[in-house]
């Protein structure tokens, strides 16, 4: 260098939750927390899902309904880029 692993050893990273805090909402972001993960490191390029402000429709009104340009990398793959071990 490839390719398999987490048995070791060094580390890493944080699910629900709660507080602050951004946001129309999904969610984010700090901080405690620790479900868990061998890339749970990055990256929104494919697909999947979530959410509807703003826009169209509908409706007497209250709402309802479509739609992401919004969000999910701890939902799947794609591309990057690492730490040990064995072979």
């Nucleotide at each position: 260098g490839u390719u398999u692993g987490a048995a070791a050893a060094a580390g890493g990273c944080a699910a629900a939750c709660c507080u602050a805090u951004c946001g129309a909402a999904a969610g984010g972001u700090a901080g405690g927390g620790g479900c868990g993960c061998a890339a749970a490191a990055c990256u929104a390029u494919g697909g999947g899902u979530c959410u509807a402000a703003a826009u169209c429709g509908u409706u007497u009104u209250u709402a309802c309904g479509a739609u992401a340009u919004g969000a999910u990398c701890g939902c799947c793959a794609g591309g990057u880029u690492g730490c040990c071990a064995a072979a």
RNAcentral holds the sequence, with entries from Rfam and Ribocentre.
Predicted 3D model of an 87-nucleotide RNA (c-di-GMP-I riboswitch aptamer) from Desulforamulus ferrireducens.
It matches the Rfam family "c-di-GMP-I riboswitch aptamer". Gene Ontology term of the family: cyclic-di-GMP binding.